Record summary:
RNAcentral holds the full RNA, with entries from ENA and SILVA. A computed fold for a 522-nucleotide part of an RNA from an uncultured bacterium, annotated as small-subunit ribosomal RNA, 5' domain.
[in-house]
Context: one part of a larger RNA
RNA sequence: GAUAAACGCUGGCGGCGUGCAUAACACAUGCAAGUCGAACGAUGAAGCUUAAAUGAUCUCUUCGGAGUGACCUUGAGUGGAUUAGUGGCGGACGGGUGAGUAACGCGUGAGUAACCUGCCUUGCACAAGGGGAUAGCCGUUGGAAACGACGAAUAAUACCCUAUGAUAUGAUAGCUUCGCAUGAAGUUAUCAUCAAAGAUUUAUCGGUGUAAGAUGGACUCGCGUCUGAUUAGCUAGUUGGUGGGGUAAAAGCCUACCAAGGCAACGAUCAGUAGCCGGCUUGAGAGAGUGUACGGCCACAUUGGGACUGAGACACGGCCCAGACUCCUACGGGAGGCAGCAGUGGGGAAUUUUGCACAAUGGGGGCAACCCUGAUGCAGCGACGCCGCGUGGGGGAUGAAGGCCUUCGGGUUGUAAACUCCUUUCGACAGGGACGAAGCUUUUGUGACGGUACCUGUAUAAGAAGCACCGGCUAACUACGUGCCAGCAGCCGCGGUAAUACGUAGGGUGCGAGCGUUGUCC
Numbered sequence: 001g002a003u004a005a006a007c008g009c010u011g012g013c014g015g016c017g018u019g020c021a022u023a024a025c026a027c028a029u030g031c032a033a034g035u036c037g038a039a040c041g042a043u044g045a046a047g048c049u050u051a052a053a054u055g056a057u058c059u060c061u062u063c064g065g066a067g068u069g070a071c072c073u074u075g076a077g078u079g080g081a082u083u084a085g086u087g088g089c090g091g092a093c094g095g096g097u098g099a100g101u102a103a104c105g106c107g108u109g110a111g112u113a114a115c116c117u118g119c120c121u122u123g124c125a126c127a128a129g130g131g132g133a134u135a136g137c138c139g140u141u142g143g144a145a146a147c148g149a150c151g152a153a154u155a156a157u158a159c160c161c162u163a164u165g166a167u168a169u170g171a172u173a174g175c176u177u178c179g180c181a182u183g184a185a186g187u188u189a190u191c192a193u194c195a196a197a198g199a200u201u202u203a204u205c206g207g208u209g210u211a212a213g214a215u216g217g218a219c220u221c222g223c224g225u226c227u228g229a230u231u232a233g234c235u236a237g238u239u240g241g242u243g244g245g246g247u248a249a250a251a252g253c254c255u256a257c258c259a260a261g262g263c264a265a266c267g268a269u270c271a272g273u274a275g276c277c278g279g280c281u282u283g284a285g286a287g288a289g290u291g292u293a294c295g296g297c298c299a300c301a302u303u304g305g306g307a308c309u310g311a312g313a314c315a316c317g318g319c320c321c322a323g324a325c326u327c328c329u330a331c332g333g334g335a336g337g338c339a340g341c342a343g344u345g346g347g348g349a350a351u352u353u354u355g356c357a358c359a360a361u362g363g364g365g366g367c368a369a370c371c372c373u374g375a376u377g378c379a380g381c382g383a384c385g386c387c388g389c390g391u392g393g394g395g396g397a398u399g400a401a402g403g404c405c406u407u408c409g410g411g412u413u414g415u416a417a418a419c420u421c422c423u424u425u426c427g428a429c430a431g432g433g434a435c436g437a438a439g440c441u442u443u444u445g446u447g448a449c450g451g452u453a454c455c456u457g458u459a460u461a462a463g464a465a466g467c468a469c470c471g472g473c474u475a476a477c478u479a480c481g482u483g484c485c486a487g488c489a490g491c492c493g494c495g496g497u498a499a500u501a502c503g504u505a506g507g508g509u510g511c512g513a514g515c516g517u518u519g520u521c522c
Stems, first nucleotide, its partner, number of pairs: 001521003005518005012389006018382002020347001025345003029342003034089003039086002042083001047078006058067003096300003105225008115217002120213007128162004138151005168193011198205002226272003233263003238260008275297004279290004302323005325336004353379001355378003361375001362373004392422004402413004426463001428458005436449001439446002466511005471492003477506005487494002
């Protein structure tokens, strides 16, 4: 000098940041991923129209009755709210953590003639004809529940068959050009194989094939990447080849056979430690230390294993199995996973609210309106850090009183106070009051922050100073108490009766809403 800090004393305001470093310990509760009715069958609410029944009220009355027909009920039509289910897209992003990992994990530079890429953009070409199911619903039924079983019927942009089809894929036969070894690109002919879906407010939104782009990923390689030799040998799918399998793709990636290789004092193997980087801290630099916050990459999601779906996962809030733990149970069986945001217990020297809003930015779905979003934007708590401001300013000597010291003359506190003249930042109160809003609707309307920032006014010096030190290093000295005691201390050291070193007081020095101490790094 720095700090994700902690502790002690103290504490006025604001802005911007930042806040479980320890138990990747266990978690009550709420929320954190949905959306589309313009894919589909169903369901059909409110409202409106109409019919019928009952018939309040009112009018007329010859008191017998006639007319009017509100509310409510039922039926029909219209209307379309709502959504459990099928289906589509998204749940592989965003958010968290750093356990593991000394590794092509990361950084940097190359390569893929060995690769994939939903949504998006562009070009070209298409969308013909059919079929059988199934959920929801209904019926029967099992179970305490979780969840099922059987039967009947039904729809689709769900599923399947046929047709058409090339610049796609494969095969055969050629040609041209090129390279970096396997080869690559282009082109000609023939043959074989493979597609589709509709919706609607008629504006559009979608579907299929193919070529290219963009984006995102995958794999390979050169170099760099902590400590230990009191770790010297390690390795059998091990190293290479052939056949086969497998992948989007090269490859012992896997498998059968064959060969006996491969790595290592330029440190293999083993052990320990550790996520890596941009950066950050310090330093004149070289370097040393570090990896919190923000950004990039990686790994993980109670522990271990596995695949399914899908363009993409071997998937935090998906599935299956096993283990530990917790919970429910009618004992037959079931449910769960905060290293998401809050919050709880525990551990610890130590780390926050079970807040507001989708107004903005961004993301998912939707033609859209819109819905969802603990991402995000904000607010709350903590002097945890940095920065800014204030706690008043001018005058004021009878140098007041009081305190302390004293050689008793005085000195000092000290222009300090009182007193007087001003000012009103911040805070308080009152009035006004935003930008951030673009879009969407187009008629209104839409701001969480927030009645916040800011502006104006009112009143009064009024509400706002402490902490450490004073022997030398090191700025700052006296008195009393104590008497090698009590104590101090970073080093030297101080204290045993005159202690500037302990404790208190007065005075002084330094910093100041902070000041000291401790830890860590340079």
It matches the Rfam family "Bacterial small subunit ribosomal RNA". Its family is annotated with structural constituent of ribosome and ribosome in the Gene Ontology.